[in-house]
Source information
Model confidence (mean pLDDT): 81 of 100. Transfer RNA from Desulfovibrio sp., 74 nucleotides, folded computationally.
This record gives sequence, structure tokens and C1' cells, in this order.
RNA sequence: GCGCCAGUAGCCCAGCUGGAUAGAGCAACAGGCUACGAACCUGUAGGUCGGAGGUUCGAAUCCGUCCUGGCGCG
Repeated sequence: GCGCCAGUAGCCCAGCUGGAUAGAGCAACAGGCUACGAACCUGUAGGUCGGAGGUUCGAAUCCGUCCUGGCGCG
């Protein structure tokens, strides 16, 4: 330098045949339970979907570009 894959909540990931409110688990916080904790149960908060553009009535999803990480080739 070229090719492929990945980037979504604090962490690990789903969602990517474009559609109506962006989700699960763990963690955090609050409550319940308990003599107090752990475990368990209930609830709450937390996201400019890697960046800035384009297409579209509508983009996490499609297009080109840039950034970061991984793998391969030279």
C1' cells in the first nucleotide's frame, strides 16, 4: 500500500431483507426479603448506534470517505 472483518449503554453483545418508542444480560442505583449481609425478587437511570457527509418521505441498517482495532497478502 491492497483486501476482509469489527466499532451500538460502564462491560459483553443482539438488532443491519430501511419503517413507526433502540434492546437483552452483567454491572450501578432504589425498594422488598434478612438480625445484618450474600443470593433471590421488583423497579429506575444510563445511548448524539465510531466521526462528518450523501441517498430517501424515513438511516443503527444503504452509498462513498475518514478514524480506531483485528486478520491476511505484498
Description
It matches the Rfam family "tRNA". It is annotated as a transfer RNA. Gene Ontology term of the family: triplet codon-amino acid adaptor activity. The organism belongs to Desulfovibrio, within Bacteria.